[in-house]
Molecule: transfer RNA
Organism: Smithella sp.
RNA sequence: UGCAAGGUAUAUCAGUUGGUAGAUAGCCAGACUCAUAAUCUGAAGGUCGCCGGUUCGAGUCCGGUCCUUGCUA
Numbered sequence: 001u002g003c004a005a006g007g008u009a010u011a012u013c014a015g016u017u018g019g020u021a022g023a024u025a026g027c028c029a030g031a032c033u034c035a036u037a038a039u040c041u042g043a044a045g046g047u048c049g050c051c052g053g054u055u056c057g058a059g060u061c062c063g064g065u066c067c068u069u070g071c072u073a
Stems, first nucleotide, its partner, number of pairs: 002071006010025004019056001028042004049065005
């Protein structure tokens, strides 16, 4: 310098052809227990890296830009 992959909840990740944003672990509350753990139930937590465009509708498609990793020069 160019190319490729990736950026989604606190963490690790899914989201199959554009149509209500999810799973597991964690955190919080409750049940159970003498108590803790385990188990069970519930809740909170995200404007999907950022800025625009297309569309009735965008995490998804298009453009720009930032960051991470790998390859290449």